[in-house]
């Protein structure tokens, strides 16, 4: 000086963790009217029996808030893990060669 091995660093992949967006589940909330039923009173027809719209009230639900898990995609920083590349340096071997 050469070649191999191993290390650390540096890159980039690939899982996975970990923060934030976003979307689907679940729960809960949510409409004076401008959504759905049921429609007390009261209104309307009618001799009446009954009918009719139909407000409040309850019930269901939209939008959409909201709550914590799941999932699921997507970003980021740069955690671990895993195989990997160019390459300084460090550490072994070995072989040449002053």
């Nucleotide at each position: 000086g050469g070649c191999c091995c191993g290390g650390u660093c540096c890159c980039a992949c690939g899982c996975g963790a970990u923060g934030g967006a976003u979307c689907g589940u679940g729960g809960u909330c949510g409409a004076a009217c401008c959504g759905g039923g049921u429609c007390a009173g009261g209104c309307c027809g009618g001799g009446a029996a009954c009918g009719g719209a139909g407000c409040a009230g309850c019930c269901c639900u939209a939008a959409g808030g909201u709550c914590a898990a799941c999932g699921a995609u997507u970003c980021a920083a740069g955690c671990g893990c895993g195989a990997g590349g160019u390459g300084c340096c460090c550490g072994g071997g070995u072989c040449c060669u002053c």